[in-house]
RNA sequence: GCCGAAGGAGCUCAAUGGCAGAGCAACUGUUUUGUAAACAGUAGGUUAUCGGUUCAACUCCGAUCUUCGGCU
Numbered sequence: 001g002c003c004g005a006a007g008g009a010g011c012u013c014a015a016u017g018g019c020a021g022a023g024c025a026a027c028u029g030u031u032u033u034g035u036a037a038a039c040a041g042u043a044g045g046u047u048a049u050c051g052g053u054u055c056a057a058c059u060c061c062g063a064u065c066u067u068c069g070g071c072u
Stems, first nucleotide, its partner, number of pairs: 001071007010024004018055001026042005048064005
């Protein structure tokens, strides 16, 4: 330099154009002499950034940034 992949909750990941969710973690409560475990509940997101298409975008298109892989 060229090609490809990924970017979303604290972490790991769903959501194939129509309300952004799960597990773990965190917090609260129940239980226990106490802790852990278990159970119930709560909170946590400008979906990397900018723009475009669309009635409607995590999803489709373009550019940029970051990370990873391959080729030279």

The RNA shown here (transfer RNA) has 72 nucleotides and comes from a Candidatus Moraniibacteriota bacterium.
It was read from a public genome assembly.
The prediction has a mean pLDDT of 83.
It matches the Rfam family "tRNA". Rfam links the family to the GO term triplet codon-amino acid adaptor activity.